[in-house]
RNA sequence: GGAUUCCUUUGGGGCAGGGUGAAAAUCCCGACCGACGGUAAUAAGUAAACAUACUUUAAGUCCGUGACCCGGAGCAUGAAAGUGCGAAGGUGGAUUUGGUGAAAAACCAAAACCGACAGUGAAAGUCUGGAUGGGAAAAGGAAUAG
Numbered sequence: 001g002g003a004u005u006c007c008u009u010u011g012g013g014g015c016a017g018g019g020u021g022a023a024a025a026u027c028c029c030g031a032c033c034g035a036c037g038g039u040a041a042u043a044a045g046u047a048a049a050c051a052u053a054c055u056u057u058a059a060g061u062c063c064g065u066g067a068c069c070c071g072g073a074g075c076a077u078g079a080a081a082g083u084g085c086g087a088a089g090g091u092g093g094a095u096u097u098g099g100u101g102a103a104a105a106a107c108c109a110a111a112a113c114c115g116a117c118a119g120u121g122a123a124a125g126u127c128u129g130g131a132u133g134g135g136a137a138a139a140g141g142a143a144u145a146g
C1' cells in the first nucleotide's frame, strides 16, 4: 500500500416580484435549484535546472450510480391468519451553436432543455406528505490472513 469482514460518523438545493381568479409558491410572465463516483485541454499549490511528476479542484443534459415506481428470491416473527425486512431483475429525464485549438459533449461565450410518487379550493423540479425513512457514496476506526 492492497484484500476480506465488521463498527462509527457524515451523506440535497430551490418560485423573489407580478398577472388572472372565489381559490394557484400548482396556470401565465418572470425568478430560483442542481445528490454520488468516473472522465479534462481548468485553476491553485508543492517538488524539480528543465522535461516533468504529485496533491487538491473541475459536467444537472458524456459514462455509470442513487432516490420514486414495478418486482419479489429469501430472512425474521407467529399455532395460524398475518406482520416486518428484503437480494436479483425491470422501469427511469435533458444540449446545441459559435470561439480557441493538433485535439473540446467537460474550457470561454451565447441560446436552449430536463426534473419520481401521493396530496391540494386550480394542473407543482421549488408547497405538504411517505421521510426523525432510504441512499449512491465519503471520511475515520477495528479485526483477520498473506
Stems, first nucleotide, its partner, number of pairs: 003144008017029003031126002033115002035065004043056005060113002069090002074085004095111005117129003
This is a predicted structure of a 146-nucleotide RNA (FMN riboswitch aptamer (RFN element)) from Aquibacillus kalidii. NCBI's taxonomy places the organism under Bacteria, Bacillati, Bacillota, Caryophanales, Aquibacillus. The sequence was found by an Rfam model in a public genome assembly.